The part of an RNA shown here (small-subunit ribosomal RNA, central domain) has 351 nucleotides and comes from a Patescibacteria group bacterium. The organism belongs to Bacteria candidate phyla, within Bacteria. It was read from a public genome assembly.
[in-house]
Context: one part of a larger RNA
RNA sequence: UUGGGCGUAAAGGGUCUGUAGGUGGUUUGUUAAGUUUCUCGUUAAAGCUCCAGGGCUCAACCUUGGAAAAGCGGGAAAAACUGGCAAACUAGAGGAUGUUAGAGGCUGAUGGAACACUUGGUGAAGGGGUGGAAUCCGUUGAUAUCAAGUGGAACACCGAAAGCGAAGGCAAUCAGCUAGGACAGUCCUGACACUGAUAGACGAAAGCGUGGGGAGAGAAAAGGAUUAGAUACCCUUGUAUUCCACGCCCUAAACGAUGAAUACUAGCUAUUGCAAGUGUCGACCCUUGCAGUGGCGAAGCUAACGCGUUAAGUAUUCCGCCUGGGAAGUACGGCCGCAAGGCUAAAACUC
Numbered sequence: 001u002u003g004g005g006c007g008u009a010a011a012g013g014g015u016c017u018g019u020a021g022g023u024g025g026u027u028u029g030u031u032a033a034g035u036u037u038c039u040c041g042u043u044a045a046a047g048c049u050c051c052a053g054g055g056c057u058c059a060a061c062c063u064u065g066g067a068a069a070a071g072c073g074g075g076a077a078a079a080a081c082u083g084g085c086a087a088a089c090u091a092g093a094g095g096a097u098g099u100u101a102g103a104g105g106c107u108g109a110u111g112g113a114a115c116a117c118u119u120g121g122u123g124a125a126g127g128g129g130u131g132g133a134a135u136c137c138g139u140u141g142a143u144a145u146c147a148a149g150u151g152g153a154a155c156a157c158c159g160a161a162a163g164c165g166a167a168g169g170c171a172a173u174c175a176g177c178u179a180g181g182a183c184a185g186u187c188c189u190g191a192c193a194c195u196g197a198u199a200g201a202c203g204a205a206a207g208c209g210u211g212g213g214g215a216g217a218g219a220a221a222a223g224g225a226u227u228a229g230a231u232a233c234c235c236u237u238g239u240a241u242u243c244c245a246c247g248c249c250c251u252a253a254a255c256g257a258u259g260a261a262u263a264c265u266a267g268c269u270a271u272u273g274c275a276a277g278u279g280u281c282g283a284c285c286c287u288u289g290c291a292g293u294g295g296c297g298a299a300g301c302u303a304a305c306g307c308g309u310u311a312a313g314u315a316u317u318c319c320g321c322c323u324g325g326g327a328a329g330u331a332c333g334g335c336c337g338c339a340a341g342g343c344u345a346a347a348a349c350u351c
Base pairs, nucleotide, nucleotide: 004322005321006320007305008304012319014202015201016200017199021195022194023193025089026088027087028086029085030084031083033082034081035078036077037076038075039074040073041072042071043070049067050066051065052064053063054062055061092192093189094188095187096186097184098183099182100181104178105177106176107175108174109173110172111155115151116150117149118148119147120146121145122144126137127136163170164169207248208247209246210245211244212243216242217241221237222236223235224234259318260317261316262315263314264313267296268295269294270293271292272291273290274289275288276287277286300307301306324351325350326349333344334343335342336341
């Protein structure tokens, strides 16, 4: 609960596709459902409101007559707006053509640095680690150094406030397959659009199942230290995990803590992509336009901080969500999951 809100106070769904529904560009004609006007009927009486009276000494109260409002139904009229129907349009949307940037996705192949291990050479007694040590490694030859080989994971520099993607996210190189975007002028369709309950798809990390793989790192665990203690911080090891394939899980400070779409409202500056123009031998540069990404700011907004054409300004449409703190994102029930658990979601009580 006919109210006010959702960047930070409670509150934007993790993201997208899209069903129902809601909303919807320009012009003409028609209709008359909504809408507007008039009229008739009805809505018993009483009551409520108003007007003119009457009766209790007044009033409250009682009472007579009248009226109004509003609803419903019938009829007549209007045609601006919303809706329906018909026809048309191109500014929204989509398609074609050309150019183009990019860590967008998937698959395969290849590469160098580093690291670890194995083998061999040189070599000799320490190495490692720390605040300092010790556990630990080493004469069965370590550390160091050279050569060869094997292995797994990640890709320095370029690299950027950069780019791409709906979000999660994406970075060595090359190839193949594939998705989306931007710009330019012309052509085509002709409102095909926006949002989107339910639903479906995707969804970091961790975790789960099966089978591989396992260099480095490293929950758990063990030992050494520190300490009053030290179930820690530090050190030496180290399993799961991290990696791959397939199948689950479906949550995050999934954040811009800011839903999507459209229109309008000063600028300055940086940068990415494209186009046109001036100029030039040409490139760079300069000017303008479109699309993106940042910084600062007028008006305006805001409790303030701040936001400010990428709005938190001014408006419209649709969806989601909030309503004092705790109990509690819990219990119960339902659905999903192999499990862990997830989604939905209270109350008693208490302040």